Annotation:
Model confidence (mean pLDDT): 82 of 100. Predicted 3D model of a 140-nucleotide RNA (c-di-AMP riboswitch aptamer (ydaO/yuaA leader)) from a Dehalococcoidia bacterium.
RNA sequence: GCCUCGUAAGUGCUGAAUCUCGGCCGCCCGGCCGGGAACGGGGGAACCACUUCUGGGGUGUAUCUCGCGCGACAGCGCGGGACGGCGACUUCCGACGCCGAACCCGACAGCUCACCUCGUAAGCGUUCGGAGGCGGGUCA
Numbered sequence: 001g002c003c004u005c006g007u008a009a010g011u012g013c014u015g016a017a018u019c020u021c022g023g024c025c026g027c028c029c030g031g032c033c034g035g036g037a038a039c040g041g042g043g044g045a046a047c048c049a050c051u052u053c054u055g056g057g058g059u060g061u062a063u064c065u066c067g068c069g070c071g072a073c074a075g076c077g078c079g080g081g082a083c084g085g086c087g088a089c090u091u092c093c094g095a096c097g098c099c100g101a102a103c104c105c106g107a108c109a110g111c112u113c114a115c116c117u118c119g120u121a122a123g124c125g126u127u128c129g130g131a132g133g134c135g136g137g138u139c140a
Base pairs, nucleotide, nucleotide: 011125012124013123014122018037019036020035021034022033023032024031025030038120039119040118041117042116043115048110055108056105057104058103059102063082064081065080066079067078068077069076070075083100084099085098086097087096089133090132091131092130093129094128095127
């Protein structure tokens, strides 16, 4: 000097997945249990809407379609188109890059007042330019 692995702290990203209170484990660390706030999801009238073997539905951006190939089917692979999501305070515009999964319900759910109910994980280090807004720093 380079590579790999691990630990600690700081600062951030995707996402709803954060903050806080009380009790118990003798105490700390940590863990468990039970609340509150906040954010997010599902069920659930009238009215309106829809049509359930071609089963149907939910979370999520993660869908639709064309061509070719593999396959009994379901699906899978490659290429194209449409559309959707993400890229470090935030909005708009323009480039550029990346993703388009996974899981669940179990014959069943449209919307939906009241009402009922559930979650608060997991995984990571992801740009640039212009015009505004907000915030911070600085004696200015």
Background
Lineage of the source: Bacteria > Bacillati > Chloroflexota > Dehalococcoidia. It matches the Rfam family "c-di-AMP riboswitch aptamer (ydaO/yuaA leader)". From the family's description: This family represents a conserved RNA structure found upstream of the ydaO and yuaA genes in Bacillus subtilis and related genes in other bacteria.